[in-house]
């Protein structure tokens, strides 16, 4: 140059047209005489970027970043 995978909450992943989630970690609480554990709750996301198709897109389509493998 070409093909092919992947990009969603701090991390590590689902979610494959109709409210964005879950586990780890955070923040508050309950138990303790305290400390961990453990149960209860909350915050936290321009869904990599910009069109397009659709009533409706994180989902399909194109194009373009970034990573990762393959080919020459």
């Nucleotide at each position: 140059g070409c093909c092919g995978g992947c990009g969603u909450a701090g991390c590590u992943c689902a979610g494959c047209g109709g409210c964005a989630g879950a586990g780890c970690g955070c923040g508050g609480g309950c138990u303790u005489c305290g400390u961990a554990a453990g149960c209860c709750u909350g915050a936290g996301g321009u869904c990599g970027u910009g069109g397009g198709u659709u009533c409706g897109a994180a989902u399909c389509c194109c194009a373009c970043c970034g990573c990762c493998g393959g080919c020459u």

A computed fold for a 72-nucleotide RNA from an Aquificota bacterium, annotated as transfer RNA. The same sequence occurs in records of 2 taxa. Its Rfam family is "tRNA". Rfam classes the family as a transfer RNA. Rfam's curators write: Transfer RNA (tRNA) molecules are approximately 80 nucleotides in length.